[in-house]
């Protein structure tokens, strides 16, 4: 440099469900909780998945209105994959 220990060791993160706040929502944040995690540390950059206030369309409607379906990110997800970049420890090969 690369690798990553049927429980090295010394530390860190924290799914799912709970609360309580923000959001339209997907989902973020705090606290609680541990499934897992060698970058589950940082970056939405490329695909991939979630959503759909709003916009575009189409159908129904009791029609200044209302409902209901398709489609869209510019929204969200780095704990879906890759890529960028920074890092702790040191057995075996």
């Nucleotide at each position: 440099a690369c690798c990553g220990a049927u429980u090295a060791a010394a530390g860190g993160c924290a799914a799912a469900c709970c609360u309580g706040u923000c959001g339209a929502a997907a989902g973020g944040c705090a606290g609680g909780g541990a499934c897992g995690c060698a970058a589950a540390g940082c970056c939405a950059u490329g695909g991939g998945u979630c959503u759909a206030c709003g916009g575009u369309u189409c159908g129904c409607u009791u029609c200044a209105g209302g409902c209901g379906g398709a489609c869209u990110a510019u929204g969200a997800u780095u704990g879906c994959c890759a890529g960028g970049u920074u890092g702790c420890c040191g057995a075996a090969a």